Overview:
Transfer RNA from a Pseudomonadota bacterium, 72 nucleotides, folded computationally. Rfam family: tRNA. By type it is a transfer RNA. The source organism's lineage runs through Bacteria, Pseudomonadati and Pseudomonadota.
[in-house]
């Protein structure tokens, strides 16, 4: 330098024929408890950046960053 991958809440992992981003665990509230844990309820928290396409993009396109794997 080329090629091909892969990138989602704090981790972790769904959503893939384009059609409200869910879950798990952790956090923060509450309710139970003499207090804590256990357990119930509720909540916040996300598509690596920047154009395109398209009524509509996490998903398709381009081009950038960032780890991984091949060839030189």
């Nucleotide at each position: 330098u080329g090629g091909g991958g892969c990138g989602u809440c704090g981790u972790c992992u769904a959503a893939c024929a384009g059609g409200c981003a869910g879950g798990a665990c952790g956090c923060u509230g509450g309710g139970c408890u003499u207090u804590g844990a256990c357990c119930c309820c509720a909540g916040a928290a996300g598509u690596g950046g920047a154009g395109g396409u398209u009524c509509g993009a996490g998903u398709c396109c381009u081009c950038c960053c960032g780890c991984c794997c091949c060839a030189g």
The RNAcentral record of the sequence draws on ENA.